[in-house]
c-di-GMP-I riboswitch aptamer from a Candidatus Methanofastidiosia archaeon, 84 nucleotides, folded computationally.
The coordinates come from a structure-prediction model, not an experiment, and the mean pLDDT is 88.
RNA sequence: CUACGAUAAUAGCAAACUUGUCGAAAGGCAAGGACGCAAAGCCAUGGGUCUAAUGUGAAAUGCGAUGAUUGCCAGGUUGCCGAA
Numbered sequence: 001c002u003a004c005g006a007u008a009a010u011a012g013c014a015a016a017c018u019u020g021u022c023g024a025a026a027g028g029c030a031a032g033g034a035c036g037c038a039a040a041g042c043c044a045u046g047g048g049u050c051u052a053a054u055g056u057g058a059a060a061u062g063c064g065a066u067g068a069u070u071g072c073c074a075g076g077u078u079g080c081c082g083a084a
Base pairs, nucleotide, nucleotide: 004082005081012037013036017032018031019030020029021028022027035071041077042076043075045074046073047072048069049068050067055063056062
């Protein structure tokens, strides 16, 4: 340096749930809280998934992403530690 990842060390993040708030919703943000995480840091680029306001439709519990999700998976990019 590359790969790999301990019942090692140091530091970090924070699921469910609750409260507040924004949003049509999915969901986001803040505080509390810890199920977990070696990229659970960052990027919606590809796939998946969720929502369906505007739109479409005679109507539907229909269709539809331009919305959301990186804690669904790939890919890109940066990074802490060092037992086997």